[in-house]
RNA sequence: UUGUUUAAGGAACGCUGCGCCAGGAUCUUCCUGCUAGGCUUAUUCAAGAAUUAAUAUUUAACGGCGUUCAUUAUUA
Numbered sequence: 001u002u003g004u005u006u007a008a009g010g011a012a013c014g015c016u017g018c019g020c021c022a023g024g025a026u027c028u029u030c031c032u033g034c035u036a037g038g039c040u041u042a043u044u045c046a047a048g049a050a051u052u053a054a055u056a057u058u059u060a061a062c063g064g065c066g067u068u069c070a071u072u073a074u075u076a
Base pairs, nucleotide, nucleotide: 001047002046003045006042007041008040009039010069011068012067013066014065015064018038021033022032023031024030025029037062
């Protein structure tokens, strides 16, 4: 770095439907269904790459639209 396992990123409801996935067809493509943690961080396993060490800072950042709750702060 890539793939993969698990967990976390407060919770619920409604709407849309890109990608993935499933099915179908007139099969270079189209249709139907499902669908808003598909992202990030840490971690498991494996492969590859690289090859000095230490210190400091930080414990997250983001996540279509609308509504409700929780949490924190401020005002009345």